[in-house]
RNA sequence: CACGAUAAUGGCAAACCUGUCGAAAGGCAGGGACGCAAAGCUAUAGGGCCUUCUAAACAGAUGGCAGCCUGGCCACCGAAA
Numbered sequence: 001c002a003c004g005a006u007a008a009u010g011g012c013a014a015a016c017c018u019g020u021c022g023a024a025a026g027g028c029a030g031g032g033a034c035g036c037a038a039a040g041c042u043a044u045a046g047g048g049c050c051u052u053c054u055a056a057a058c059a060g061a062u063g064g065c066a067g068c069c070u071g072g073c074c075a076c077c078g079a080a081a
Stems, first nucleotide, its partner, number of pairs: 003078002011036002016031006034067001040073003045070003048065003052061003
């Protein structure tokens, strides 16, 4: 640098429920585990999807999603390649 095991230490936490913020998508806290070797960060890296407004439509504006994909950065362990 790269890789990911019937290894080890741990870590995160889907749906759903409760509370709360928000017009909404959705966020936060608690409970809860479907799963995850980056399910850590990045939405001012690109794409995609979702909300709202304007719209005949194309489109434009606005907010969101990192557990949608690709990319970038940081990172535990050490079998095999």
A computed fold for an 81-nucleotide RNA from Paenibacillus sp. MY03, annotated as c-di-GMP-I-GGC riboswitch aptamer. The source organism's lineage runs through Bacteria, Bacillati, Bacillota, Caryophanales and Paenibacillus. The sequence is in RNAcentral, with records from Rfam and Ribocentre. The coordinates come from a structure-prediction model, not an experiment, and the mean pLDDT is 90. Of the family's consensus pairs, 100% are formed in the model.